The RNA shown here (transfer RNA) has 72 nucleotides and comes from Vicugna pacos.
It matches the Rfam family "tRNA".
Lineage of the source: Eukaryota > Chordata > Teleostomi > Mammalia > Vicugna.
RNA sequence: GAGGCUAUAGCUCAGUGGUAGAGUGCGUGCCUAGCAUACACAAAGCCCUGGGUUCAAUCCCCAGUAGCUCCA
Numbered sequence: 001g002a003g004g005c006u007a008u009a010g011c012u013c014a015g016u017g018g019u020a021g022a023g024u025g026c027g028u029g030c031c032u033a034g035c036a037u038a039c040a041c042a043a044a045g046c047c048c049u050g051g052g053u054u055c056a057a058u059c060c061c062c063a064g065u066a067g068c069u070c071c072a
Base pairs, nucleotide, nucleotide: 001071003069004068005067006066007065010024011023012022013021018055027041028040029039048064049063050062051061052060
């Protein structure tokens, strides 16, 4: 220098053009003499940034940023 992949909850990851979910963790309740487990509930996301297309973009297009990988 060229190509490819990834970016979504504290963490690990789904997701689809029509206002986003799971597991785990944290908190509360229940349980216990107490702790752990189990169960229930709740909080936590302007979906990496900026433009464009569209009635509508996390999703499609362009550019950028960061990381990973491969070629030279």